Overview: This is a predicted structure of a 346-nucleotide part of an RNA (small-subunit ribosomal RNA, central domain) from a metagenome. The full RNA is in RNAcentral, with records from SILVA. Its Rfam family is "Bacterial small subunit ribosomal RNA". Rfam links the family to the GO terms structural constituent of ribosome and ribosome.
Context: one part of a larger RNA
């Protein structure tokens, strides 16, 4: 490097929009760059190779051919790449009915628990455990009634449900964006897929300021278990958990399964439409599960939402450790991330 490979043995980047690029529908014309074809020049010599010859032979040398698959110039050819043009819809797009979902951002309202504060009843106990004990409490708890406060989080409904590009999203309502779905077939006319760089979003914990802090609950205290207990239990309990406005930029970021097109039996369910309806019973587009033909796979398994059978373009893998480690280098407040070896070792 061919080749061969990424679900689970080494391999899909977290996602997504997008430069360069690579790659792209159907019908004519046309051009001839790629392309195939013929001919001219050149493609020193030596090296190759065929054939003769010279050293007794052979290595070896000498001579003629030919090869030198190249490069340029003229010519023909046009089927397929490319260019240019005229067209066309089935690729994508718009417009117009129709319904739709926890999808985003900002408000505004709810009620249920919590804990905390007053007042009331009311007395000795609560609380916790496997059993206690730290704790709480006659300054009156704990329980129960009323009021009041404040952060947070939204019970049933709920689901193999739905909606987003991922991350992720769930109390009721209003505003503002955003979307994919079905109908229709009027418009545009390949406008398209894919994407090294790049730019944007990205849990949860960090973090940097300013709030707010109800519950929890790292670290820390205290009781307990125990040989010991820097732990599991238990009683406190700060950061954090929430809000604004940056940063970080990483997850088992999982479907461990890149994107996008196309073909390739069946049966059973659920969401969103449509067409037919009298209630059925069915088609049909989309999207979400279950089972399986074929086929694929080492097998588990997967099977139209592929891991089946092709086409394009990215990523990205080549024994194990050493190591996602060292150095640089870039970016960060920092924490740290990215990108990444080798010696040695088996």
């Nucleotide at each position: 490097u061919u080749g061969g490979g990424u679900u689970u043995a080494a391999a899909g980047g977290g996602a997504g929009c997008g430069u360069a690029g690579g790659c792209c529908g159907g019908a004519g014309a046309u051009u001839a760059a790629g392309c195939g074809u013929g001919u001219u020049g050149u493609g020193a010599a030596a090296u190759g190779u065929a054939g003769a010859c010279g050293c007794u032979c052979a290595a070896c040398g000498u001579c003629u051919g030919c090869a030198c698959u190249g490069c340029a110039g003229c010519g023909c050819g046009a089927a397929c790449u490319g260019g240019u043009u005229u067209c066309c819809u089935u690729g994508a797009g718009u417009a117009c009915g129709c319904a739709c979902a926890a999808a985003g951002u900002g408000g505004g309202c709810g009620g249920a628990a919590u804990u905390c504060g007053u007042g009331g009843u009311g007395u000795a106990g609560c609380g916790g455990u496997g059993a206690a004990a730290u704790g709480c409490u006659u300054a009156g708890a704990u329980a129960u009634c009323a009021c009041g406060a404040a952060g947070a989080a939204c019970u049933c409904c709920g689901a193999u449900u739905g909606c987003g590009a991922a991350g992720g999203c769930a109390g009721c309502u209003c505003a503002c964006u955003g979307g994919a779905g079905c109908g229709c077939a009027a418009c545009u006319g390949a406008c398209g897929c894919u994407g090294a760089a790049g730019c944007u979003c990205g849990a949860a914990a960090g973090u940097g300021c300013g709030g707010g802090u109800a519950u929890c609950g790292a670290a820390c205290a205290g009781g307990a278990u125990u040989a010991g207990a820097u732990a599991c239990c238990c009683u406190g309990g700060u950061a954090u958990u929430c809000c604004a406005c940056g940063c970080c930029g990483u997850a088992a970021a999982c479907g461990a399964u890149g994107a996008u097109g196309g073909c390739u039996a069946a049966c059973c369910g659920c969401c969103g439409g449509c067409g037919a309806c009298a209630c059925a019973c069915u088609g049909u587009c989309g999207g979400u599960g279950g089972c399986c033909a074929a086929g694929c796979g080492a097998a588990a398994g997967c099977g139209a939402u592929a891991a089946g059978c092709c086409a394009u373009c990215c990523a990205c893998c080549u024994g194990g450790g050493g190591a996602g480690u060292a150095c640089g280098u870039c970016g960060g407040c920092a924490a740290c991330g990215a990108u990444g070896a080798a010696a040695c070792u088996c």